[in-house]
RNA sequence: GGACGCUUAGCUCAGUGGUAGAGCAACGCUUUUACACAGCGAAGGUCGGGGGUUCAAAUCCCUCAGCGUCCACAA
Numbered sequence: 001g002g003a004c005g006c007u008u009a010g011c012u013c014a015g016u017g018g019u020a021g022a023g024c025a026a027c028g029c030u031u032u033u034a035c036a037c038a039g040c041g042a043a044g045g046u047c048g049g050g051g052g053u054u055c056a057a058a059u060c061c062c063u064c065a066g067c068g069u070c071c072a073c074a075a
Stems, first nucleotide, its partner, number of pairs: 001071007010024004018055001027041004048064005
């Protein structure tokens, strides 16, 4: 330099046009002498940044950034 893939809650991930979810963690309550386990509850997101298409974008297009894999070149 080229090709492909990934970026969504603190972590691991789902969601492929109709307005965002799960598990775990953390927090509160119940339970216990206490802890753990278990049950219940609540919270947590400008979906990596910017722009475009659309009535409507996490989703489609362009661009930038970061990460990964492979290839090529140089050393």